About this RNA:
A computed fold for a 73-nucleotide RNA from Ardenticatena maritima, annotated as transfer RNA. RNAcentral holds the sequence, with entries from ENA, MGnify and Rfam. The same sequence occurs in records of 2 taxa. Model confidence (mean pLDDT): 83 of 100.

RNA sequence: GCUGAGGUAGCUCAGUUGGUAGAGCACCGCGCUGAAAACGCGGGGGUCCCCAGUUCGAGUCUGGGCCUCAGCA
Numbered sequence: 001g002c003u004g005a006g007g008u009a010g011c012u013c014a015g016u017u018g019g020u021a022g023a024g025c026a027c028c029g030c031g032c033u034g035a036a037a038a039c040g041c042g043g044g045g046g047u048c049c050c051c052a053g054u055u056c057g058a059g060u061c062u063g064g065g066c067c068u069c070a071g072c073a
Stems, first nucleotide, its partner, number of pairs: 001072007010025004019056001027043005049065005
């Protein structure tokens, strides 16, 4: 340099035809316990990498850019 995959919560990742952004773990509170762990109930946390375009509406489609991984040279 070329090709492909990926970037969404603190971490690991879903998100199907464009139509209210989610799960597990972690964190906080409560219950339980002599206390703690485990378990149960509840809660907080997001500019969906950036810029622009299409659209009534974009995490999702289009163009450009940045970063990570793999392959090829």